A computed fold for a 524-nucleotide part of an RNA from an uncultured bacterium, annotated as small-subunit ribosomal RNA, 5' domain.
Context: one part of a larger RNA
Formats: sequence, structure tokens, C1' cells
RNA sequence: GGAUGAACGCUGGCGGCGUGCCUAAUACAUGCAAGUCGAACGCAUUACGCAAGUAAUGAGUGGCGAACGGGUGAGUAAGACAUAAGCAACCUAGCCUCAAGAGGGGGAUAACUAUUGGAAACGAUAGCUAAGACCGCAUAGGUGUAACUCUCGCAUGAGAGAGACAUUAAAUAUCCUUUCGGGGAUAGCUAGAGGAUGGGCUUAUGACGCAUUAGCUAGUUGGUGAGGUAGAGGCUCACCAAGGCGACGAUGCGUAGCCGGCCUGAGAGGGUGGACGGCCACACUGGGACUGAGACACGGCCCAGACUCCUACGGGAGGCAGCAGUAGGGAAUUUUCGGCAAUGGGCGAAAGCCUGACCGAGCAACGCCGCGUGAGGGAGGAAGUCGUUUGUGAUGUAAACCUCUGUUAUAAAGGAAGAAACGCCUGGAUAGGAAAUGAUACAGGCUUGACGGUACUUUAUGAGGAAGCCACGGCUAACUACGUGCCAGCAGCCGCGGUAAUACGUAGGUGGCGAGCGUUAUCC
Repeated sequence: GGAUGAACGCUGGCGGCGUGCCUAAUACAUGCAAGUCGAACGCAUUACGCAAGUAAUGAGUGGCGAACGGGUGAGUAAGACAUAAGCAACCUAGCCUCAAGAGGGGGAUAACUAUUGGAAACGAUAGCUAAGACCGCAUAGGUGUAACUCUCGCAUGAGAGAGACAUUAAAUAUCCUUUCGGGGAUAGCUAGAGGAUGGGCUUAUGACGCAUUAGCUAGUUGGUGAGGUAGAGGCUCACCAAGGCGACGAUGCGUAGCCGGCCUGAGAGGGUGGACGGCCACACUGGGACUGAGACACGGCCCAGACUCCUACGGGAGGCAGCAGUAGGGAAUUUUCGGCAAUGGGCGAAAGCCUGACCGAGCAACGCCGCGUGAGGGAGGAAGUCGUUUGUGAUGUAAACCUCUGUUAUAAAGGAAGAAACGCCUGGAUAGGAAAUGAUACAGGCUUGACGGUACUUUAUGAGGAAGCCACGGCUAACUACGUGCCAGCAGCCGCGGUAAUACGUAGGUGGCGAGCGUUAUCC
């Protein structure tokens, strides 16, 4: 000199864009943060209706989602991360493509009703009922078994083909049409082949301190066999062998999430990993599995523990390292705000619902950038103040005063872009179809804004509302007077102060930066 998620002191006008618990991974009151589907299903209630029925709501069965998104960095020195390879050793819901199918049956159960236990949380027994819930049968393809043929490969082997044995699928709903037999459309369903996406595993290299840590290791190292897994593997087990790692630093201890990046530097390098992006790990502490395509699951379950709360003392409930917010700790870090209008996500055929993701507003000079606090004229120079050799010098064109401007401010008027869609209506077109519904693209129209009456524009008013901080001995730009008298004090280093202090304090003046200026801390 540069930099910071900064803090402290003094001061403080505005705007834009960012950033904001670095400490206690401490404890948490309250609200919200994951639901949705009636076009899968039965029931109950309500409204309208004479009725048939239509619509809405509620709990329940069922489906999809809840493994994403959001937070934090405790642990982790390697099972993580980065880069580069490999899997002939693997999985992949939803999405896309291809091609095939969807036949025929069955038994339950929640809700509900009745009885009943409990303070509650929550149950128990009996009875009734539905489905795209559940279970057989048929058929297909797939898979497995061990051989065969062909092609290929770096070994184990891989791909294709025909047959044998074994095993194993499915579901409807809404709409259109009908000659009532059926046919069609949309969303789904089943098995298969491929793609895409996401993951899993393996290998190599890289990245930290201590040798005042030198030896470490029995599932340890390898083999055979088996189990387990989506899958290779001591991953696990039985048996056998005695190996494996290490001064090229094993093992131990300490510290630490890693990277893209960021800061600094001419570079090499050094430091760092806050915001944003990628990966990993964690979710009160420890352990465990269930469901599922995917979790060993932040707002799921079970067990144990600590803590908090309720209790009728028998027993129960909870987990902010989600968004706000509270207490505490601390030098220190914000609103218990608005909206789903946009982007994105979940569900749904859609309308739509949900979304503290997100978009916005609020607070904070915390940072960067921009603007303003006025401009021109105006005396050999007012007053005041300071110095003085008492002549005068400085402040100083500074002020007053004159002429202007209107950035900003205040008030008023107008007033956005961000919105394009989805959807609905109308119209014709294309492919298919007997037609209708539907599909695709197009044209026209309707509808949707939290921010916000905000940005911006115009008009009016009027210099009116807007400057401080630090320093002045040398380093280092900037000096005099008074007070003090090794005192009070200053100080980054050298050092200053003991009666003429440019070094302390005050004043005038000057220098520097400027809505900031200094100090402290840390890095280069």
C1' cells in the first nucleotide's frame, strides 16, 4: 500500500447493487416452512330441488410426492474432495423412442354401526361395505439352470440364435358415438428392448503439523468354498497358509469439511474457503432397521440416554444446524413483514391447491459505486478571532451584498417495463378416422402485478433541509501563541515533558481524506 462477513470512537444528506451469529452443533415460547388427487373407492354431512339428481365439505381406503427444495460445518487427514480413467462387476421412479398386451375369477378390510377400556395419548371386541387396495388362474415376454451353434474380445468372458426344465404380468376412470353387438379419444395399467437423467463401486495422482510419535496389524494379508448385496470385494462366515504396511514416514497425537474460487503479489509464491456454484457429512446424543426406484430418512418409525412439558401418578408429549423471533454467550450480526405476480418444484386431465424455495419490501454507512451539501461576480481587504517588531500580518473572495441554477428536497399531476403463458371463446388448417370426441401447430379475442401509485416524467416552491474526522518533531504533506513544568500526559519506531515544549492540553492557522474519518484485529 491493498484486503475484510469486521468491531470500536467521533460524525452522518440521498440513491443503486450486494452483504449481515465468524462466539454456544447452546436451550428454545409462538406462528408458518409438504402436500395434492372426487377423472381410483365406499361413506357421512350440508345446500338447491316435489323427485330423479347436482354441487360442496369432512374423516377414511388408495395413488403420487414427502430421499427434491431449505439449513449447518459438529465429525471427517480419508469410505471425504479435486483431476483423470475403469465397471466384460451394477441399479435407475417419473421422462422419451420402439414394439406387444390388458382374458377370466376370488376373499377381505378401514371408514361406518354397536358394546367397551383410558385423565389423556391412544385403543379393544363384534358386525357391515368399496376400489386402479389385496390374492389365485390363463397367456406372453423376461429371468434362472447346464450344455449346443455362430461372431467377437485384453483374461475371467461378451453378443446373437434354436430347443428343454423351472419360475413369474396387468386396472381401470372420464368423454364422444352407436344399428345397443360395439367402435373411438384422453389420462392411466402390465411385461420387454433401447435412450436420457440420477446414482453405486474400483484404480491412479494431488492436497497439513509434530520423529521430543518408530514400529503397526489376527479378519490382520492372501487362498478355497459358502452366505449376503443392485453389484466386485474379508463385506460376513468355515477351513488353509503366514502374510500385509513402514524413514518414499507406517502407527499415534493435534488441527481441519474439500474444491471452483477469493485476497495479495510483476511473477513464482503466501494466505484463505464468508456470499455464489459443485461434492461430502450431519439433523437433541448414541444405535437400529422398516417403507420405497431411491433413505438407514431435518419437520417418518423403534430402542437407550440427557433435557423440557402434561398427568387423575397408571402413563404420555417434544426436538428451529427451515423462515421470522426469544433467552444466553459475545467486541459483534436484521422483521415474530407482503405475495405466489414472475422463475422453479409437488399433486391433479384441467380449473386449481400447496410452496418462509423464490420474488419483493423493512432494519444496519457493513461494503462497493454514483450524486449532493450550490454556481458566477464581489475590498489593497468590514466585524470578530489569532499572531505581532504595535507599523501591521493572517483567516480572506472567505462573509455581507448582487446576479443565477434547481441536481437533490418538499408538494401536486400523470404513470410504467417486469405478462408471456396456462386456461377459456371464435376461426379455419394438418394427419388419422365412417363420424363424433380428441391431438398438433397457427390467427384473433378475454383474463392474471406482491413490489407500488414504486421507478420514471412534468409543474410549482425556494439556497432554502444536508460536513465531518484525523494529523501537523523525523519517518510524513502540514506552525505559531498560551497553559503545564520528568507533573499531567503522548507514543507505530526513534523518542518528547525537569519554566521560553513546532512532540503534552487548548486556541488560531495549515495539511490530508471526505459521508465519512481514525483506531484495533487478521492476511499478503